[in-house]
Molecule: transfer RNA
Organism: Acidaminococcaceae bacterium
């Protein structure tokens, strides 16, 4: 400098051919237990790395841009 890949909850991660987002774990909060810890049941929690674009509509397709990672020079 040139390619490739990745960027979605607090962590790790799915969502495939475009139609308003999810799992585990972890965070509360009931149950249960003399109490805890396991165990169950619920709940909170994201404008999908940024900005533009094409659509009725974009995590999804397209550009450009930032971070990280591997590879070549």
């Nucleotide at each position: 400098g040139c390619u490739a890949c990745u960027g979605u909850a607090g962590c790790u991660c799915a969502g495939u051919c475009g139609g308003u987002a999810g799992a585990g774990c972890a965070u509360c909060u009931c149950a249960u237990u003399c109490g805890u810890a396991a165990u169950g049941a619920g709940a909170g929690g994201g404008u999908c790395g940024u900005a533009g674009g094409u659509u009725c509509g974009a995590u999804u397709c397209c550009u450009a841009u930032c971070a990280g990672u591997a590879g070549c020079u």